[in-house]
Context: one part of a larger RNA
Molecule: large-subunit ribosomal RNA, domain VI
Organism: Actinomyces lilanjuaniae
RNA sequence: CGCAGGAGACCUGAGAGGGCCUGUCCCUAGUACGAGAGGACCGGGACGGACGAACCUCUGGUGUGCCAGUUGUCCCGCCAGGGGCACGGCUGGUUGGCCACGUUCGGGACGGGUAACCGCUGAAGGCAUCUAAGCGGGAAACCAGCCUCAAGACGAGGUCUCCGCCACCCCUCCUAGGGGGUGGGAAGGCCCCCAGCAGACCACUGGGUGGAUAGGCCGGAGGUGGAAGCAGGGCAACCUGUUGCGAGCCGACCGGUACUAACAGGCCGACAC
Numbered sequence: 001c002g003c004a005g006g007a008g009a010c011c012u013g014a015g016a017g018g019g020c021c022u023g024u025c026c027c028u029a030g031u032a033c034g035a036g037a038g039g040a041c042c043g044g045g046a047c048g049g050a051c052g053a054a055c056c057u058c059u060g061g062u063g064u065g066c067c068a069g070u071u072g073u074c075c076c077g078c079c080a081g082g083g084g085c086a087c088g089g090c091u092g093g094u095u096g097g098c099c100a101c102g103u104u105c106g107g108g109a110c111g112g113g114u115a116a117c118c119g120c121u122g123a124a125g126g127c128a129u130c131u132a133a134g135c136g137g138g139a140a141a142c143c144a145g146c147c148u149c150a151a152g153a154c155g156a157g158g159u160c161u162c163c164g165c166c167a168c169c170c171c172u173c174c175u176a177g178g179g180g181g182u183g184g185g186a187a188g189g190c191c192c193c194c195a196g197c198a199g200a201c202c203a204c205u206g207g208g209u210g211g212a213u214a215g216g217c218c219g220g221a222g223g224u225g226g227a228a229g230c231a232g233g234g235c236a237a238c239c240u241g242u243u244g245c246g247a248g249c250c251g252a253c254c255g256g257u258a259c260u261a262a263c264a265g266g267c268c269g270a271c272a273c
Stems, first nucleotide, its partner, number of pairs: 001152001005163007015149004021049007033038001051106005059100004066093005071086006111143002117137004164273001165184008185271001188268004192208005213261003216257005222250003229242005
């Protein structure tokens, strides 16, 4: 921009894409077959490999503004307690998130048309012949079936709902109607703002005081693992108590709460097709 009024939702599915793999073992059955050795079709079941998708309960990884320990040095006047730098200084753990080494699931069944091939009926050609007319069966392949996208499918589809209003002035008319002008803007949308597990930007999703959208605060979960201060013991390093029935600190998680910030405002959108 289009989809011949505008708008908000929800669909249909032309079409396109994805997927499509395979092994071992057991039963049938040591049966059919075979002198024996050996050893099935058909059918049923179990467990795997690789591949793929989703997810984070478990296991594991990461976890640079979480907690703790610790070395050197500089600083906060000193002690104590801290901060900076040294690869995040190093080391031990670790919530959310993101992940695989983790978990769950997938390939199917059913159906249709066929290939090679196997048949029925059957002439030409009194026989025979699956073929010439006709009719069946028959593949991991084909079409559907499963999953995803999808009406710019210009052949532009469908359903539901919402909106298309009012005032004044002028001309025509003299009943109604028609034309023009001015002012306000409908449903709805956008800008703007607070955010997001959405995201390169855009888009998308949620929220904007009639509000829990984010931050803060409070509570919970969870993580670290016993803070500081004081007291006691020890020559001291240090240990113990307060505090292991969990101290102190604490990211993203789950709730609550208007304290802070979503304020203030602007623009588009038409008049009945």